[in-house]
Context: one part of a larger RNA
RNA sequence: UGACGGGGGCCCGCACAAGCGGAGGAGCAUGUGGUUUAAUUCGAUGAUACGCGAGGAACCUUACCCGGGCUUGAAAGUUAGCGAUGGGGCCGGAGACGGUCCUUCCCUUUUGGGCGCGAAACUAGGUGCUGCAUGGCUGUCGUCAGCUCGUGCCGUGAGGUGUUGGGUUAAGUCCCGCAACGAGCGCAACCCCUGCGGACAGUUGCCAGCACGUUAAGGUGGGGACUCUGUCCGGACUGCCCGCGCAAGCGCGGAGGAAGGUGGGGACGACGUCAAGUCAUCAUGGCCCUUACGUCCGGGGCUACACACGUGCUACAAUGGAUGGGACAGCGGGAUGCCACCUUGCGAGAGGGCGCGGAUCCCGAAACCCUUCCCCAGUUCGGAUCGGGGCCUGCAACUCGGCCCCGUGAAGUUGGAUUCGCUAGUAAUCGCGCAUCAGCAAUGGCGCGGUGAAUACGUUCCCGGGCCUUGUACA
Numbered sequence: 001u002g003a004c005g006g007g008g009g010c011c012c013g014c015a016c017a018a019g020c021g022g023a024g025g026a027g028c029a030u031g032u033g034g035u036u037u038a039a040u041u042c043g044a045u046g047a048u049a050c051g052c053g054a055g056g057a058a059c060c061u062u063a064c065c066c067g068g069g070c071u072u073g074a075a076a077g078u079u080a081g082c083g084a085u086g087g088g089g090c091c092g093g094a095g096a097c098g099g100u101c102c103u104u105c106c107c108u109u110u111u112g113g114g115c116g117c118g119a120a121a122c123u124a125g126g127u128g129c130u131g132c133a134u135g136g137c138u139g140u141c142g143u144c145a146g147c148u149c150g151u152g153c154c155g156u157g158a159g160g161u162g163u164u165g166g167g168u169u170a171a172g173u174c175c176c177g178c179a180a181c182g183a184g185c186g187c188a189a190c191c192c193c194u195g196c197g198g199a200c201a202g203u204u205g206c207c208a209g210c211a212c213g214u215u216a217a218g219g220u221g222g223g224g225a226c227u228c229u230g231u232c233c234g235g236a237c238u239g240c241c242c243g244c245g246c247a248a249g250c251g252c253g254g255a256g257g258a259a260g261g262u263g264g265g266g267a268c269g270a271c272g273u274c275a276a277g278u279c280a281u282c283a284u285g286g287c288c289c290u291u292a293c294g295u296c297c298g299g300g301g302c303u304a305c306a307c308a309c310g311u312g313c314u315a316c317a318a319u320g321g322a323u324g325g326g327a328c329a330g331c332g333g334g335a336u337g338c339c340a341c342c343u344u345g346c347g348a349g350a351g352g353g354c355g356c357g358g359a360u361c362c363c364g365a366a367a368c369c370c371u372u373c374c375c376c377a378g379u380u381c382g383g384a385u386c387g388g389g390g391c392c393u394g395c396a397a398c399u400c401g402g403c404c405c406c407g408u409g410a411a412g413u414u415g416g417a418u419u420c421g422c423u424a425g426u427a428a429u430c431g432c433g434c435a436u437c438a439g440c441a442a443u444g445g446c447g448c449g450g451u452g453a454a455u456a457c458g459u460u461c462c463c464g465g466g467c468c469u470u471g472u473a474c475a
Stems, first nucleotide, its partner, number of pairs: 001475002003472003007469007015459002019422005026314008034305002042053002064300007077122003081117003086103007105114003125289002128287003134283002136278003139274001141272001146185006152161003165176003191266004196234007206223002210221003237260001240254002242251003316415001320374003324370003332363003337356002341352004381412001386407007428451007
């Protein structure tokens, strides 16, 4: 000087408390450990691994296993030789591949060039090892308020001072004081979305007034008022009043305002810590393989299952389940695509077929409201599991896809110790969209809107953190 203390003081954070809903019990989905296996590829492992790399494992992917092939190789460059590339057959084969046949060149300065096959050589290739050789990127402490520097001053020196102190703040935020005076990286602001208003603009959006028109319709003429869309401005600054205070600021009290005291949300993560994570995104030093640790193909595996854990979904019901009817979003996506409408099928879907590269057309919101049934029951709760029949994608659904219909109807009656999230348009609850994608194991992830709470006395205690101080046999 740090770090640490079951030392002290001050102060924060859904840290506790207050409250609401969960997990831990059940079934299933998914990840992991373990076990099994020819292989169940690899990585991630307290917090900071475990619906994580996976934003799509039937083949492919694929890195693993078994088997069958190839060695200048699956790709690119240079140099001989031969031939257009390309297209189509036939034979063997699981295919890769091997064999064989037919057809077919262009530009040319007649040297060659384009492209293909190809001996040889130089280059290749490796998801093989080392994240304890690395770059880059990332997690975490932590959006915490800290971390430093120049000069000066103090100290033999390590170092201190500044950065401590008194107030204040979300904040090393600001004020006052002070051997310090300044400055940098952080904080805040500048950026984006959202909440109010204005100007401009008016189609594909809108429709007040005027016409036309319809079963119904902004459907049509037209209009720019309104909604909306989109660009640019304005607006909030404790600016004003009151009280307290030297000031910063605080109490809020108030006015005005769509909005107050950082309005709400996002992007943004200081010096550093964990030899944290990643050599399998990529890049890269070193080491290793070179008829194989490279590469192509068929099949299998990554989907195994006595178990154990994490994350979720669905429930155990009446604030519910079922039947019929009625209503209201936003973000987005759409051409081998979204599909209105019609026909058909109980349905998944199929057959026709309009519009739309889309503010124009398409992609059904649900919870909710109304009607009726159920009457507390393992049930009209719950839907696992299994049997049968079908639909779709795809070369192909046996291992191993999704969906529909009929039947079957399991566990489960609120879950021990313990444990998680959340302070407002939040939790809870309800559906919708998107990426990946032929299809989909999505209950995951990322977004969007609908309905919409309860509680916070307080800081003694648990956890994490900040500042000052104290002890130390630790560095």